[in-house]
RNA sequence: GAGAAAGGCAAACCCGCCGAAAGACGGGGACGCAAAGCUUCAGGGCUAACGCACACGAACCCCACGUGCCAUGCCGGCUGAGCCGCCGAA
Numbered sequence: 001g002a003g004a005a006a007g008g009c010a011a012a013c014c015c016g017c018c019g020a021a022a023g024a025c026g027g028g029g030a031c032g033c034a035a036a037g038c039u040u041c042a043g044g045g046c047u048a049a050c051g052c053a054c055a056c057g058a059a060c061c062c063c064a065c066g067u068g069c070c071a072u073g074c075c076g077g078c079u080g081a082g083c084c085g086c087c088g089a090a
Stems, first nucleotide, its partner, number of pairs: 001087001008033002013028004018023001031077001037083003041080003044075003051069004
C1' cells in the first nucleotide's frame, strides 16, 4: 500500500523515582507514527558535572559564588545510512 480490517508504538501533561543538568525509567495519558522496530555509523541538536580560562568592586593573593569554553553525559518522535520485520484486497 485500500477513506478497509487485525495487531503495535505513545508526544504534551500529571504522579513516582534516578540524575548537577540535559535526560532516562515505571504508572497514568494520547498529540501523533507504516517502521515512532533495532544499531547509534554520519550529520544535527540538548546539557555542562569534571576540567580549563577569566573575574573576584577600596593593599596583594585567593576558595566559594559568577561568566565563558569544553562530552567523557544525553536525544534519536530532526535527517541520512545499515539491519530486521506484522497484516492485507483490487

Predicted 3D model of a 90-nucleotide RNA (c-di-GMP-I riboswitch aptamer) from a soil metagenome. Its mean pLDDT, the model's own confidence on a scale to 100, is 85.